[in-house]
Context: one part of a larger RNA
This record gives sequence, C1' cells and structure tokens, in this order.
RNA sequence: UCAUGGCUAAGGAACUAGGCAAAAUCGCCCCGUAACUUCGGGAGAAGGGGCGCCCAUCUUCGAGAUGGGCCGCAGUGAAUAGGUCCAGGCGACUGUUUAUCAAAAACACAGGGCUCUGCUAAAACGAAAGUUGAUGUAUAGGGCCUGACACCUGCCCGGUGCUGGAAGGUUAAGUGGAGGAGUUAGCUUCGGCAAAGCUCUCAAAUGAAGCCCCAGUAAACGGCGGCCGUAACUAUAACGGUCCUAAGGUAGCGAAAUUCCUUGUCGGGUAAGUUCCGACCUGCACGAAUGGUGCAACGAUCUGGACACUGUCUCAGCCAUGAGCUCG
Repeated sequence: UCAUGGCUAAGGAACUAGGCAAAAUCGCCCCGUAACUUCGGGAGAAGGGGCGCCCAUCUUCGAGAUGGGCCGCAGUGAAUAGGUCCAGGCGACUGUUUAUCAAAAACACAGGGCUCUGCUAAAACGAAAGUUGAUGUAUAGGGCCUGACACCUGCCCGGUGCUGGAAGGUUAAGUGGAGGAGUUAGCUUCGGCAAAGCUCUCAAAUGAAGCCCCAGUAAACGGCGGCCGUAACUAUAACGGUCCUAAGGUAGCGAAAUUCCUUGUCGGGUAAGUUCCGACCUGCACGAAUGGUGCAACGAUCUGGACACUGUCUCAGCCAUGAGCUCG
C1' cells in the first nucleotide's frame, strides 16, 4: 500500500451518473391497518405492544390464560429470518431470451380479428415412393396481425395487393396455309416462263390464362391538405370564399420511451430542480388491432420524491487476518 472483516465523536446522502456499497428492518403472539380495486386483493400495508426466570390461580392440561415477584446494558440474550412509504412511464399477469458483456419496455401468453382449407383438405418435407397435418374433419387444421380486462376502434378502394367478373382490346405454343424462294420435266420470241415432287420460308384466320378493363375489399400494404377574409377595445374566429385530393386525422391523448426551437409557459415539490408530478396546446414529426385511451394486481424493469438508517461523504482514524515490503 492492497484485500477481507470489525469499531468510530459531531453531522446524516452534503458522496455519486445513481444511496452503488454498507447500515437499518427481520422470528413468533396480540392489537391495528389507507387510497384504490377486476371486490379476489392492496396487506406481513402502515403503525403500536409483548417475548427471560420464579411463584400462585384458572385451565379445554396446551410450549395455554391471568396475577404477583426476581435479575441483567441487553430475554426470538448466540446463529438463521422483510427496510418501508408516495407518485409516474412501460409491459396486464406466471413464464421465455442473446450458453460466454444486454433479462428488458424485447419474445411468449390467455383473449380478439382477418384469411385459406370439404378431406386423397389446405400447408409442409421429398425428383419419387411416401410422410407430417391426423388415426384429426370447419367448436378442426394452416398462415398473418393484435395482445388480460374496461370503453372503443372514425374517413379514404385513387396507387399496390387479394377476391370476383367476363362484353371488348392485347396476347404464346399449336392449328392453318395465301404468297414467296431453290431445284427441273417441259415450253420458249432464247430474254425467260415453269407442272408434279422435294426443300426452305411464310401472310390472313383460329388460339387460354395473364395484362388492359369492370366491380368489391383497409383488424389487406397503406394514406388521412393549402391559401385568404370575417364578431361594436384588442385578440381569436363559430362563419364565408377559393384551390387541390381517393379521402383530408374523428374519439381519445398530447413538450409524451414521440417536442426541433426547449431548461416552452404556468402551478407543485426544494433555500436553490435541464430531471419529476399536474396543467396548457403553438402535435418540427400522437392517433385508433403497424391498435387508441384508461386500468387493480404483478415486475432482480425504468424515473422522481420521502422516512428510517448508516464511514457513501465532510475526513479521516484505530483494530484483526492475509498479501506485499524490509531484515534474517
């Protein structure tokens, strides 16, 4: 000097990113117990009191109850054994996860919805045989999204997708074979013409799905405006005009896990608060199953505050053990 323990005057979080670490709480019995709530909880809420030994009485004979007495600093006499409360965010919950830097607000979940699938099911594995699905049969199975519960889930089908339609347009192979070319019997005015066959090429016509087209569909992918004017103070604009759009963001929430400007403004808490809580709304750039808003219970979750407690600190000191160091 370090490590691990123990103690510490006065103060008590002033430490620090942060009460990290430590301290404190801790068992059993009795009393008592709030908001809120899904009426189950919250709850061991919180907060008080008791606990040893001796004697007597009662007794259901129990380590039980009551009364009296005795000792110590201390009686769950050592050890083992919750710190608590207030408020908010997120996720309902128990669970799962990055074996070896992340345990969470991520995943899952019960519940909700859409969609496919009529059984040789759809879907999946496999050149196939076959198998899973399933020795199941739409109260079943697959895919996708959301994520308890409560209240709800607005408008847009123009684009993309999906489903349905089939009149028209476009459209492949195939069918079709007009026409053309080569070859040459023959004919010839010697320039050429040219049957049949064979070979090459090939127009029209015909020709499905798809696409174009016509509808539907958003708990499908997604989207959900601008400018100008206007009320008898001012300000603001219920109101009007105009342009554009498929439709112009409804309810609810809102400086938010989302707010740039921003430490917004006001209120609360503090002596002092970029955090926190409650409001406001000017939402750079919330918003309704990519779910919206609430919400009791729950959480080794995150954020702010309080009480208790303390060597975290003011500010260090001492002790024990071990390591190191010096000497041998």
The prediction has a mean pLDDT of 87.
Large-subunit ribosomal RNA, domain IV from an uncultured Flavobacteriaceae bacterium, 328 nucleotides, folded computationally.
Rfam family: Bacterial large subunit ribosomal RNA.